[in-house]
Context: one part of a larger RNA
Molecule: large-subunit ribosomal RNA, half A
Organism: Coriobacteriia bacterium
RNA sequence: GGCGCGCGGCGGAUGCCUAGGCACGGGGAGCCGAUGAAGGACGCGGCAAGCCGCGAUAGUCCCGGGCGAGGCGCACACGGCCUUCGACCCCGGGGUCUCCGAAUGGGGGAACCUGAGACGCGAGGGCGUCUCGGCCCGAGGCGAACACAUAGCCGAGGGCUCGGCAACCGGGGGAACUGAAACAUCUAAGUACCCCGAGGAGAGGAAAUCAAGAAGAGACCCCCCGAGUAGCGGCGAGCGAAAGGGGGCCAGCCCAAACCGGCGGGCGCUGACAAGCGCGCGGGCGUUGCCCCGCCGGGGUUGAGGUGCGCGUGCGGGGGGACCGCGAGCCCCCCGCCCAGUCACAAAGGGCGGCGCGAGCCGAACCGGCCGGGAAGCCGGGCGCCACAGGGUUAGAGCCCCGUAGGCGAAGCGCCGCCCCUGGGCACGCGCCACCAGAGUACCGCCGGGCACGUGAAACCCGGCGGGAAGCAGGGGGGACCACCCCCCAAGGCUAAGCACUCCCCCGUGACCGACAGCGGACAAGUACCGUGAGGGAAAGGUGAAAAGCACCCCGGGAGGGGAGUGAAACAGCGCCUGAAACCGCGCGCCCACAAGCAGUCGGAGCGGCCGUAGCGCCGUGACGGCGUGCCUAUUGAAGAAUGAGCCAGCGAGUCGCGGCCGGCGGCGAGGCCAAGCUAGAGGCGAGCCGCAGCGAAAGCGAGUCCGAACAGGGCGACAUCGAGUCGCCGGCCGCGGACGCGAAGCCGGGCGAGCCACCCCGGGGCAGGCCGAAGCGGGGGUAAGACCCCGUGGAGGGCCGAACCCACCGGCGUUGAAAAGCCGGGGGACGACCCCGGGGUAGGGGUGAAAGGCCAAUCAAGCCCGGAGAUAUCUCGUUCUCCCCGAAACAGCUUUAGGGCUGGCCCCGGGACUUCCCGGCCGGCGGUAGAGCACCGGAUCCCCUAGGGGGCCUCGCAGCCUGCCGAAGGGAACCGAACUCCGAACGCCGGCCGGCCACAUCCCGGGAGUCAGGACGCGGGAGCUAAGUUCCGCGCCCGAGAGGGAAACAGCCCAGACCGCCCGCCAAGGCCCCAAAGUCCGUGCCGAGUGGCAAAGGAUGUGCGCCUUCGCAGACAGCCAGGACGUUGGCUCAGAAGCAGCAACCCGUCCAAAGAGUGCGUAACAGCUCACUGGCCGAGUUGGCGCGCGCCGACAAUUCACGGGGCUAAGCACGGCGCCGAAGCGGCGGGCUCGCCACGAGGUGGCGAGCGGUAGGGGAGCGUCCCGCGCGCGGCGAAGCCGUCCCGGCGAGGGGCGGUGGAGCGCGCGGGAGCGAGGAUGCUGGCACGAGUAGCGAGAGCUGGGCGGGAAUCCCAGCCGCCGGAAGCCCGAGGUUUCCUGGGGAAGGCUCGUCCGCCCAGGGUCAGUCGGGGCCUAAGGCGAGGCCUGAGGGCGCAGCCGAUGGACAGCGGGUCGACAUUCCCGCACCGGCGGCGCGCGGCAAAGACGCGAGGCGGUGACGCCGGCGACAUGCGGGUCCGGGUUCUGGACGUCCCGGUCCCCGACGCGCGGGGCGGCGGAAGUGAAGCACUCCGCCGCGAGCCCCGCGCCAGGGGGGAAGCGAGUGCGCGAACCCCGCGGAAGGCCGGCCUAGAAAAGCCGCUGGCGAGCGCGCCGCCGCCCGUACCGAAACCGACACAGGUGGGCUGGCAGAGAAUGCCGAGGCGAUC
Repeated sequence: GGCGCGCGGCGGAUGCCUAGGCACGGGGAGCCGAUGAAGGACGCGGCAAGCCGCGAUAGUCCCGGGCGAGGCGCACACGGCCUUCGACCCCGGGGUCUCCGAAUGGGGGAACCUGAGACGCGAGGGCGUCUCGGCCCGAGGCGAACACAUAGCCGAGGGCUCGGCAACCGGGGGAACUGAAACAUCUAAGUACCCCGAGGAGAGGAAAUCAAGAAGAGACCCCCCGAGUAGCGGCGAGCGAAAGGGGGCCAGCCCAAACCGGCGGGCGCUGACAAGCGCGCGGGCGUUGCCCCGCCGGGGUUGAGGUGCGCGUGCGGGGGGACCGCGAGCCCCCCGCCCAGUCACAAAGGGCGGCGCGAGCCGAACCGGCCGGGAAGCCGGGCGCCACAGGGUUAGAGCCCCGUAGGCGAAGCGCCGCCCCUGGGCACGCGCCACCAGAGUACCGCCGGGCACGUGAAACCCGGCGGGAAGCAGGGGGGACCACCCCCCAAGGCUAAGCACUCCCCCGUGACCGACAGCGGACAAGUACCGUGAGGGAAAGGUGAAAAGCACCCCGGGAGGGGAGUGAAACAGCGCCUGAAACCGCGCGCCCACAAGCAGUCGGAGCGGCCGUAGCGCCGUGACGGCGUGCCUAUUGAAGAAUGAGCCAGCGAGUCGCGGCCGGCGGCGAGGCCAAGCUAGAGGCGAGCCGCAGCGAAAGCGAGUCCGAACAGGGCGACAUCGAGUCGCCGGCCGCGGACGCGAAGCCGGGCGAGCCACCCCGGGGCAGGCCGAAGCGGGGGUAAGACCCCGUGGAGGGCCGAACCCACCGGCGUUGAAAAGCCGGGGGACGACCCCGGGGUAGGGGUGAAAGGCCAAUCAAGCCCGGAGAUAUCUCGUUCUCCCCGAAACAGCUUUAGGGCUGGCCCCGGGACUUCCCGGCCGGCGGUAGAGCACCGGAUCCCCUAGGGGGCCUCGCAGCCUGCCGAAGGGAACCGAACUCCGAACGCCGGCCGGCCACAUCCCGGGAGUCAGGACGCGGGAGCUAAGUUCCGCGCCCGAGAGGGAAACAGCCCAGACCGCCCGCCAAGGCCCCAAAGUCCGUGCCGAGUGGCAAAGGAUGUGCGCCUUCGCAGACAGCCAGGACGUUGGCUCAGAAGCAGCAACCCGUCCAAAGAGUGCGUAACAGCUCACUGGCCGAGUUGGCGCGCGCCGACAAUUCACGGGGCUAAGCACGGCGCCGAAGCGGCGGGCUCGCCACGAGGUGGCGAGCGGUAGGGGAGCGUCCCGCGCGCGGCGAAGCCGUCCCGGCGAGGGGCGGUGGAGCGCGCGGGAGCGAGGAUGCUGGCACGAGUAGCGAGAGCUGGGCGGGAAUCCCAGCCGCCGGAAGCCCGAGGUUUCCUGGGGAAGGCUCGUCCGCCCAGGGUCAGUCGGGGCCUAAGGCGAGGCCUGAGGGCGCAGCCGAUGGACAGCGGGUCGACAUUCCCGCACCGGCGGCGCGCGGCAAAGACGCGAGGCGGUGACGCCGGCGACAUGCGGGUCCGGGUUCUGGACGUCCCGGUCCCCGACGCGCGGGGCGGCGGAAGUGAAGCACUCCGCCGCGAGCCCCGCGCCAGGGGGGAAGCGAGUGCGCGAACCCCGCGGAAGGCCGGCCUAGAAAAGCCGCUGGCGAGCGCGCCGCCGCCCGUACCGAAACCGACACAGGUGGGCUGGCAGAGAAUGCCGAGGCGAUC
């Protein structure tokens, strides 16, 4: 270290549980708000942080009702209270109800700031109450230009409204993704979303409606049908009615007008005899009349109209009738009578009764024994039931508790009925003529929109623009339009119920969830946390029956642990039930250190263990041997070095609705079935749907019909043979829906963002120091004058150098950083187009951009958030239990198609046909390939022949001649061809006959698929290079989807198709020496190369065999001996050339056996050596060539390796032979399943036969999980779950038994229903590993001693040392928000430690008339009464208001607690206001002292940049003075050393600097006036006067070191002067062009106001907010982060300097 067993730890799965959720049903309720809502902020408790409750009357107050003994919430402690005089609690009503919020006096950054008026109270300061918003109406009043008037303004009073709300509703606007496999009309969709409005509902609604069949219906809304019909539609995708029928519910009304009356108005008409006063008559009255307009009332409301007039019919009683009388048939009123009513049509209540809701109340019946911690379990005996729903009680309870059935019930609220009450009342008919009946309307044109209807033949409705009627003899509609006919009256309004929804309350239910589920949320959850913001958004349940929550002891600083005790149990001990797995350990058994690898499997020795069983037993381990390439996915093909997964647990993917096709089962059957709804214990009724008839394009006809002239013919039907449907459940598949799950980049809508960055606006600030020296000016020169030159002065400049500051060019480092952009060293700009701060503005197809597609919050070729939304994804990935049967494709056609699809092909299942399929033989056909051929078509070589051409000759010309050049046709010879064929197989196909075959063969119909990337190999071809592990076809085979044997290993090659078992047999390919099963087998040859055991052209006297050939006993071949000569050194050439540099000729002659005018070597040239050739010796073969077999060379790559290794001369090669081995093939034995056949006692059994590899895929049968119903059971003597098991049976998914744990539930059978099975999705959540005790511990100096402490490198103190010092010191502004101080602590945070801390706990701390802000002002900008514009929301904007970063504005010094101080204290001031006292002046009503004094007027306030000048302050140096020191040890007591030598207020005066310039009168313009401005006159006038700043200063106040003395912080303590250097702000001057805020305040003036006013002194009053601390370890950067962050102060030496170096004050040593 491995395997196994046992025991732990970590962890939190599983089981059980439920306090919470989800869905639905029934009922209720359905708006709240200026009487201040919704929602909040802040408070209220004895101690009080959160939730809840409440509101200054604050954990509550009062009253009514209920309950009845206990209460003071969650929340169980302590302390203390209340309560039978009725607490607490519950119901109802009332009171209180801070501040914000519509928010409403004004303002504002919500919960804050700040006013006015009236009234009341108080001695005053002051306190209290109320009122003060906008809009509309509006009595009345005021009132411009412009006389009246109008606009406008004020306004008593009144009214409405504002804001909120889950869904539902109406309206105004209105997308895109997507679908159409692209896309534009179209779709999505009038959806999402925005806005306005309404309410418990909203909308709609009482016909200018439908219909039309000879008829009819009768408001609207909703449901079911009609119907996926009619239609619409790039006639694509898709969209999709209506009439009518059946139901639910039911309801109808009111105005405008005619006409009448009253009132009011009207330079209107009339005019006395009046028309009038209802009628008649008489009398009388006396301006009442008519017309027009307005208001009010009556009347009237319809299409069979109304009004007026006339006629007619018509209740009863009473009263009245306008000045009187009479009459009356006319009119009015009342009663009876009738009708109606509180939600439209008119409108308020009250009483009685009933019902319901609402706090509550009554409510039957049990005991004993046993096990047990506990009884409700079991046993025994009882009881109740209109109550055996449910929950609780230590376990499982009808009778213990709460409840349940049944019954009762208050205040209050709601509903219903009746009565009181209230309103109305004629009903008509006929006739006539008049009047009335909704106008910029109907209608028309154009352009749009809505209607299912996309412009269409397009009616109908609505809108915009333009035109523009009629008047009942009128008008609209009936789908263009016209006629006839029918229906109906627009241009005014209201209207319950039926129908939608559920933020909320109550009750109930669930084949809904059970803590990764169910709401995001069972718990302090819209919390923590993230984000500037809109917005996003978690995790987290369980002790026990009861806390009985471990007293006490021991170890320990604690944490923690060990005992003891409680309890049934403590491995139930506080994130505690069960307690799985990963992961981490401890103990024991066996095994492992010569042995290589998917780690298993098969065989197997040894060791250890077990047994009512002793066995060839079983369990654990496993030496050694055989075989052996993970899983998934994707692929032609993966061990692949192609994808995915660290491991474990849990979660995680074909579902549901509607429609359709098919199948199985079932009901009924020429019929079957209902929907909404009504009723309802069954079930019934019911519009309608499918079927029962077809044919036709249709009209239509019909057992026929259509075409047609047809009775012709034909098509489709009917009949012959009569026909089967329909409804339900289940299953397969399709369509529409997100449709198997996860996944985009994106598009669109509405919002949120300019605290980052870009640009702009307003206000404010910053830039050490040094250098150059423009213009101008002065002087000099020069010129006629100039120009020009020189010197000086001057101080310009997108000038130069260089810090701060800004930037980011180079290099290095960093790269899981110190840092999501930095650090270090260099670099660029640094008076400018510079940089910075504060306040504002611009917003997403938009901004901004010195322009890079840069930037717009670490995001930008279109921000972010939420929504449409589950967009879409021809793409990728993933897709979960078992067994059985069959089993593909990678092809064709078409395709904006090529990795997608559709149809066909191929597969499966069901039904039907039943040998049709297939194979062989024979016969008959069809065909043009291989081959071959050249007859055609083409190509092509040579020869002959020659037309023609070229050349030459000849020629006046024609003609001719020659030719060695080209050459058609023709001839001869030999050829070539996919697209040539005079020919032409094998073979294939078709048909027939015969034979074989009976198979999951073949064919047809229906249902379900998958496949459309194929691959290698052989053969036939194309392309290519007769390249490719290439590509494209054809035929075949295998792989694909195929295991086994062989080929060493190796999808496709060879053999062979795996149902299972066997320690049986036979064969195939291939093998038989060993690895390694089988021959060291036999015979004959070959190879000698390890050829075998890679390879070509080519090469070779390798070798064997066969054949041809040369020479040869007249002596070959080879060898040896000898010769190899002469003319001649041939000629030429040459310096020479002699056989042998070269040239020409290859040639001559001679002697010979033979010998070249020379084969090679050689010389300068010769010489020399050779060869050819010849002779001799020798004595039999020899030379050349061709073919075949086996060998050789050719043969160079990276570890030894090109037989699988050893090794082999056979164990190589060839031929022949005999045997054996060899597979999952074949056989044998046993078994399983499927199919077929047969038999029988038949859903099964038996027999016989065949079959059973398998991916995509089809079919069949089962297992398991959760829940439901019915039935039956188990359980504290121990359910589920969990951990085991050597036991049992099932092919398997799995089931059971037994043991342990656990402690309360669970199972079986039969049916039913699913959120139903996990290893993978870079899946999701959690836990745990590995990496690894590894990287790292984030710029920097510590050391020593002491202290505290359980403990010290790290805390405290001290000493020494070191660092910063234009900062790493000090002070402000942002921002943060208690971090500040004190005491205590030691879990966590702190990169180590820790006694320490910016950590934790507790207590404390911020004090203002003058500081900052508000009560003052205005800038950019914002808001904005009115106003203008605008679909809505809203936009703009005058006045006005808000708004600092600016203007204005009164305090300094010192002291002081642990923490604050310009705030407290001390001292001295100042500002504003009020009062008192004193003095002075004025005053009696105006011609006004004097004062106040505007919102009007004027001035001032009030402003740039650069440069220069000069004063002072702080500061520094020196001196002086003061205090202290001066030892050992020479000098020195001073000229030495050290330290200090200060601050505030501050009169007169002086000094310095600076600023201003007067008075009176007059004129003109302006105006209310005056000031001011301009002009005129007079006077005055500059070393002057006035004012300001600074300094000095009498004086006053304070401070003051070392040291000494005290000791928790105290006391005592001096000088307090002089000189010098230096030089800021403020100030002044100059230059320049870019020409440099506003208002308040202040000064003055006037209108105006007022009897008091001025000075001095004394006294009193003076509001709100901020104030701690950090300012970087406390801000922005996720951090105690090397980054970022605005302003002020800034000492010494050196230096130009704020550079740089060192030092001071002061601060640090920075957390391993």